[in-house]
RNA sequence: GGGGCUGUGGCGCAGUUGGUAGCGCGUCUGAAUGGCAUUCAGAAGGUCACGAGUUCGAAUCUCGUCAGCUCCA
Numbered sequence: 001g002g003g004g005c006u007g008u009g010g011c012g013c014a015g016u017u018g019g020u021a022g023c024g025c026g027u028c029u030g031a032a033u034g035g036c037a038u039u040c041a042g043a044a045g046g047u048c049a050c051g052a053g054u055u056c057g058a059a060u061c062u063c064g065u066c067a068g069c070u071c072c073a
Stems, first nucleotide, its partner, number of pairs: 001072007010025004019056001027043006049065005
């Protein structure tokens, strides 16, 4: 220098025929219990890496940039 993959709540991930952003763990609140454990119920938390474009509508398509991993030179 060139190619490929990845980037989504605190952490690990799903969502890839474009149509309200979800799961597990964790956090907080409440209930049960002798209980800082355990179980149950509920809640908060995301401008989907960044910028731009296409579209009525983009995590999803297109272009660029950045970061990580990897292959080639």
Description: Model confidence (mean pLDDT): 81 of 100. Transfer RNA from a Planctomycetota bacterium, 73 nucleotides, folded computationally. Lineage of the source: Bacteria > Pseudomonadati > Planctomycetota. Its Rfam family is "tRNA". The family's RNA type in Rfam is transfer RNA.